[in-house]
RNA sequence: AACAAGCUAUAGGGGCGCUGAUAAAAAAUUGGCUGAGACUUGUCCCUUAGAACCUGAUCCAGGUAAUUCUGGCGAAGGGAAUGGCUCAAUUCUAUUU
Numbered sequence: 001a002a003c004a005a006g007c008u009a010u011a012g013g014g015g016c017g018c019u020g021a022u023a024a025a026a027a028a029u030u031g032g033c034u035g036a037g038a039c040u041u042g043u044c045c046c047u048u049a050g051a052a053c054c055u056g057a058u059c060c061a062g063g064u065a066a067u068u069c070u071g072g073c074g075a076a077g078g079g080a081a082u083g084g085c086u087c088a089a090u091u092c093u094a095u096u097u
Base pairs, nucleotide, nucleotide: 001091002090006085007084008083009082010081011047012046013045014044015043016042017033018032019031020030021029022028053078054077055076059072060071061070062069
């Protein structure tokens, strides 16, 4: 001097499903399920060490009251960032002995 992780500033990216009732339909209200988030005036997550999120997908297998519920697909193809502080193991450079 570099570097993992952490903190911080500003900026950016993304998701918001299934189902019961009010009730014939729509909107709205209120319960239940999963989850970080299912309130798009809200909240949560992610930013290249990138599964946040999108395509594949009206996908496949299992399971459920039902669902992006679980797994596969997935060493697939895309996908949004810079700075500062601090700094472990370790590495590199210079000098001295």
TPP riboswitch aptamer (THI element) from a Candidatus Zhuqueibacterota bacterium, 97 nucleotides, folded computationally. It matches the Rfam family "TPP riboswitch aptamer (THI element)". The family has 115 seed sequences and 16,130 matches in Rfam 15.1. Rfam's curators write: Vitamin B(1) in its active form thiamin pyrophosphate (TPP) is an essential coenzyme that is synthesised by coupling of pyrimidine and thiazole moieties in bacteria. The sequence was found by an Rfam model in a public genome assembly. Of the family's consensus pairs, 100% are formed in the model.